RNA sequence: ACACUAGAAUCUCCGAAUUUCAUGAUUUGUGACAACGGGGGAACCAAUUACGUGGGGUGAAUCCUGAUCCCAAUCAGGAAGGGCAACUUGGGUGCCCUAAUCCGUCAGCUAACCUCGUAGGAGUACGCCAAGCGUGUGA
Numbered sequence: 001a002c003a004c005u006a007g008a009a010u011c012u013c014c015g016a017a018u019u020u021c022a023u024g025a026u027u028u029g030u031g032a033c034a035a036c037g038g039g040g041g042a043a044c045c046a047a048u049u050a051c052g053u054g055g056g057g058u059g060a061a062u063c064c065u066g067a068u069c070c071c072a073a074u075c076a077g078g079a080a081g082g083g084c085a086a087c088u089u090g091g092g093u094g095c096c097c098u099a100a101u102c103c104g105u106c107a108g109c110u111a112a113c114c115u116c117g118u119a120g121g122a123g124u125a126c127g128c129c130a131a132g133c134g135u136g137u138g139a
Base pairs, nucleotide, nucleotide: 001137002136003135004134011123012122013121014120018034020032021031022030023029035118036117037116038115039114040113045108054106055103056102057101058100062079063078064077065076066075067074068073080098081097082096083095084094085093087132088131089130090129091128092126
């Protein structure tokens, strides 16, 4: 200086949810180190009433308006929050999600310390702009 990152299932994505080792078992248990993630827990600070329809945790998953039929539930729209488009970041564009569940009258923050989890699910064409990183070739 030029070219490439581009079609990927021994791959990728959501999520903390992965690797290794030991021992046993015979259909997959028990445990350990590391790594990642969560909860409880001083001082200081914050809070300090009343209500009770309690309050709190994990998580992006909350709030508002309207309609259906009073509630619940459902639907539509909006705000806010979250994810993906195969190197990273930012921008643009497009597509999608806004659940579920746990504790049990109790927990603010929180050093030391204590303690828990390592599941489950899904997918394959924006080759857009800018910057950066990386690889290859040549000088």
c-di-AMP riboswitch aptamer (ydaO/yuaA leader) from Natronincola sp., 139 nucleotides, folded computationally. The coordinates come from a structure-prediction model, not an experiment, and the mean pLDDT is 78. NCBI's taxonomy places the organism under Bacteria, Bacillati, Bacillota, Peptostreptococcales, Natronincola. It was read from a public genome assembly, where an Rfam model found it. Its Rfam family is "c-di-AMP riboswitch aptamer (ydaO/yuaA leader)". From the family's description: This family represents a conserved RNA structure found upstream of the ydaO and yuaA genes in Bacillus subtilis and related genes in other bacteria.